Transfer RNA from a Myxococcales bacterium, 85 nucleotides, folded computationally. Taxonomically the source falls in Myxococcales (Bacteria, Pseudomonadati, Myxococcota, Myxococcia). It matches the Rfam family "tRNA". Rfam links the family to the GO term triplet codon-amino acid adaptor activity. By type it is a transfer RNA. The coordinates come from a structure-prediction model, not an experiment, and the mean pLDDT is 81.

RNA sequence: GGAGAGGUGUCCGAGUGGUUGAAGGUGCAGCAUUGGAAAUGCUGUGUAGUGCAAGCUACCGCGGGUUCGAAUCCCGCCCUCUCCG
Numbered sequence: 001g002g003a004g005a006g007g008u009g010u011c012c013g014a015g016u017g018g019u020u021g022a023a024g025g026u027g028c029a030g031c032a033u034u035g036g037a038a039a040u041g042c043u044g045u046g047u048a049g050u051g052c053a054a055g056c057u058a059c060c061g062c063g064g065g066u067u068c069g070a071a072u073c074c075c076g077c078c079c080u081c082u083c084c085g
Stems, first nucleotide, its partner, number of pairs: 001084007011025002018068001027045006046059005061077005
């Protein structure tokens, strides 16, 4: 230099145009259970900005584009892995 795969919440990871900020797991908090724990079960829980609060807005690596509508399609860039030279 060329080709391919990937980047989603604390972490892992599904989702490939529509009621998905988003499944499931993990972690954390509370409760139940126990003599007390562990294990198990139930409930809650992304981040940032704003607000007394309820809430509202934005965010799927970054920046643009297409579309009524984008995590999903297109373009450029960044990073990780694999192969070729």